[in-house]
A computed fold for a 66-nucleotide RNA from Mizuhopecten yessoensis, annotated as transfer RNA. Its Rfam family is "tRNA". Rfam links the family to the GO term triplet codon-amino acid adaptor activity. The coordinates come from a structure-prediction model, not an experiment, and the mean pLDDT is 81.
RNA sequence: CAGAUAGCUCAAUUGGUAGAGCGUCCGUCUAGAGUAUGGAGGGUCCCGGGUUCGAACCCUGGUCUG
Numbered sequence: 001c002a003g004a005u006a007g008c009u010c011a012a013u014u015g016g017u018a019g020a021g022c023g024u025c026c027g028u029c030u031a032g033a034g035u036a037u038g039g040a041g042g043g044u045c046c047c048g049g050g051u052u053c054g055a056a057c058c059c060u061g062g063u064c065u066g
Base pairs, nucleotide, nucleotide: 001066002065003064004063007022008021009020010019016053024040025039026038027037028036046062047061048060049059050058
């Protein structure tokens, strides 16, 4: 100096109820599996404090990784 967000890899353009792909589970399809396709579940946004009506996002102190 950069980064930490779902099981994994990563988004979230100015602060306004947090998403994708893969994976998992269920349905369709198949003799069965896989492919394909529809759907569901899954989050204390690394930890504490501050600002604000409101913070993943701004300020500050830590921890960890490169």